Source information:
This is a predicted structure of a 73-nucleotide RNA (transfer RNA) from Plectus sambesii. It matches the Rfam family "tRNA". About the family: Transfer RNA (tRNA) molecules are approximately 80 nucleotides in length. Rfam classes the family as a transfer RNA.

RNA sequence: GCCUACUUAGCUUAGUUGGAAGAGCAUUAGACUUUUGAUCUAACGGUCAGGGGUUCGAUUCCCCUAGUAGGCU
Numbered sequence: 001g002c003c004u005a006c007u008u009a010g011c012u013u014a015g016u017u018g019g020a021a022g023a024g025c026a027u028u029a030g031a032c033u034u035u036u037g038a039u040c041u042a043a044c045g046g047u048c049a050g051g052g053g054u055u056c057g058a059u060u061c062c063c064c065u066a067g068u069a070g071g072c073u
Base pairs, nucleotide, nucleotide: 001072002071003070004069005068006067007066010025011024012023013022019056027043028042029041030040031039049065050064051063052062053061
């Protein structure tokens, strides 16, 4: 230099040919327990890497940029 894949909550990640985002762990509160832990319930937490485009509508499609990983020379 060229090619490919990936980027979603604090962490690990799902998201079905575009209809508007869920889960587990963690954190907080409550229940239970003599207490802790474990278990159960609930809550909190997302400008879906950034920008632009297409569309009535974009995490999803297209382009550019950045980052990460792998391959080729």

The coordinates come from a structure-prediction model, not an experiment, and the mean pLDDT is 81.